[in-house]
RNA sequence: CAGGCUGGUCGGGUGAUCGCGGGUGGAUGCUCAGGCAUCCGCUCUAGGAAAGUCCGCACUCCACAGAGCAUGGCGCCGGAUAAGGUCCGGGGCGGGGCAACCUGCCGGAUCGGGCCACAGAGACAUACCGCCGGUGCAAACCGGUAAGGCUGAAAAGGUGGUGUAAGAGACCACCGGCGCGGGCCGCAAUGCCCGCGGCCAGGCAACCCCCGCCAGGAGCAAGGCCAAGCAGGAACAAGCGGCGGCUCGUCGCAUUUGAGUUCCGGGUAGGCUGCACCGAGCUGGCGCGCGAGCGGCAGCCCAGAUAGAUGAUCGCCCAGGUGGCCGGGAUCGGGGACGACGUCAGCAAUGAUGUAAACCCAAGACCGUCCACUGGACAGAAUGCGGCUUAUAGACUGGCCUGGGAA
Numbered sequence: 001c002a003g004g005c006u007g008g009u010c011g012g013g014u015g016a017u018c019g020c021g022g023g024u025g026g027a028u029g030c031u032c033a034g035g036c037a038u039c040c041g042c043u044c045u046a047g048g049a050a051a052g053u054c055c056g057c058a059c060u061c062c063a064c065a066g067a068g069c070a071u072g073g074c075g076c077c078g079g080a081u082a083a084g085g086u087c088c089g090g091g092g093c094g095g096g097g098c099a100a101c102c103u104g105c106c107g108g109a110u111c112g113g114g115c116c117a118c119a120g121a122g123a124c125a126u127a128c129c130g131c132c133g134g135u136g137c138a139a140a141c142c143g144g145u146a147a148g149g150c151u152g153a154a155a156a157g158g159u160g161g162u163g164u165a166a167g168a169g170a171c172c173a174c175c176g177g178c179g180c181g182g183g184c185c186g187c188a189a190u191g192c193c194c195g196c197g198g199c200c201a202g203g204c205a206a207c208c209c210c211c212g213c214c215a216g217g218a219g220c221a222a223g224g225c226c227a228a229g230c231a232g233g234a235a236c237a238a239g240c241g242g243c244g245g246c247u248c249g250u251c252g253c254a255u256u257u258g259a260g261u262u263c264c265g266g267g268u269a270g271g272c273u274g275c276a277c278c279g280a281g282c283u284g285g286c287g288c289g290c291g292a293g294c295g296g297c298a299g300c301c302c303a304g305a306u307a308g309a310u311g312a313u314c315g316c317c318c319a320g321g322u323g324g325c326c327g328g329g330a331u332c333g334g335g336g337a338c339g340a341c342g343u344c345a346g347c348a349a350u351g352a353u354g355u356a357a358a359c360c361c362a363a364g365a366c367c368g369u370c371c372a373c374u375g376g377a378c379a380g381a382a383u384g385c386g387g388c389u390u391a392u393a394g395a396c397u398g399g400c401c402u403g404g405g406a407a
Stems, first nucleotide, its partner, number of pairs: 001403010012317007021044010047378001051389002054387005059219004071215005076090005091106006107210002112208002114204003128149002130145006157175006176200002178197007223273004232264005239253005281300004286295003318376001320374005326368003331363001333361003340355006
């Protein structure tokens, strides 16, 4: 320099005008009061995912003596955590890549049951062909055999030998696997070493099942408080209301089957609260830890609407993109060069061959200044928090790998 892998951070800034919502101070008005309304000032106002609502908690209510059953989830080991199906570190078996690195799986298959498509004789006790023995003239039948063939994703460990009628871990040697015992490193999973055992006839537990661990249910529309109207109950009860104020008048509703007034309990609409936060809180150093994280110090207080505020317009600036003027510029090409110099051949003329600078011209990745145009994605809180997953233009930055070059 080119290509690649992996982690972290940010994800526009600023000013003016207008506007919405929260807090707070003041003024004015209303109200017995609490408080409400309007105006003015100050101040605050989205995210890394606020999203999907998939896990896990906090919080709230309901249920709950204890134990068991059922159901569901999780499942290598150690750690982190409030918890987890999350995260960190490690292990085993695989897949991709030259590599950095990426990625899949993880209790038990001798408790037992079930399943293994198609093909195949046969998918776990299976004989179709073949081989061997017997009977038989033969066809065929009976028995032995997993060495050979066939099918399949999968069919009895492999090689060699002994053995046999033919064969076979039936037996032996070596290799491979499994199990058991012991030793060593490690907290452990696991790894390494030694010995023993022919144990070698499969797979699936994301089928039931077995083992271990965990789990009561519903969710802020949780829950608490206040409380119109209508209906209900109790007490008192003869009047009450309209015709714009009063009287009269008139009309309507009532008079024990109770108008009206007062009170009571539950409680709908609606309102307040939960709920805007001193918190698993944010920011910055420090210490411990490989790390996830933990501890401590200092500073800070940081959206809170309820049909849902957090916006709109304009200007300037910034990262980035495209184009252009100018300047620099590694490098490449042409001229310089029908010449010069070297070497070879030649008596020579000459021929062959090789090398190269300043300078000039043109191109030129890239860099710099200026100008013009363009230009910022995904997305929008609703009780809060920790994760996972998904969406995301672009910018900055740490580490590592491969290849090439220079000193």
Predicted 3D model of a 407-nucleotide RNA (Bacterial RNase P class A) from an Anaerolineaceae bacterium. The organism belongs to Anaerolineaceae, within Bacteria. The coordinates come from a structure-prediction model, not an experiment, and the mean pLDDT is 78. Its Rfam family is "Bacterial RNase P class A". By type it is a ribozyme.